């Protein structure tokens, strides 16, 4: 330099071929317990990597940039 894939909650991941975002774990509170753990109940947590475009409507489609992973190539 060329090609492919990925980026969504603190972490790991969903979102059914556009109708507006959810789960597990973690955190916090409660029940239980002498206390804690476990279990159960509940709460909070999101500029869907940045920017732009299409559309009535974008996590999803298009363009561009950034970061990461893999493959190929170049120099030494």
């Nucleotide at each position: 330099g060329g090609g492919a894939g990925a980026a969504u909650a603190g972490c790991u991941c969903a979102a059914c071929u556009g109708g507006a975002a959810g789960a597990g774990c973690a955190a916090c509170g409660g029940u239980c317990u002498c206390c804690a753990a476990a279990a159960c109940c509940g709460u909070a947590g999101g500029c869907u990597g940045g920017g732009g475009g299409u559309u009535c409507g974008a996590g999803u489609c298009c363009c561009u940039c950034u970061u990461c992973u893999c493959c190929c190539g170049c120099c030494a």
Predicted 3D model of a 76-nucleotide RNA (transfer RNA) from an uncultured Opitutia bacterium. Its mean pLDDT, the model's own confidence on a scale to 100, is 82. Its Rfam family is "tRNA". By type it is a transfer RNA.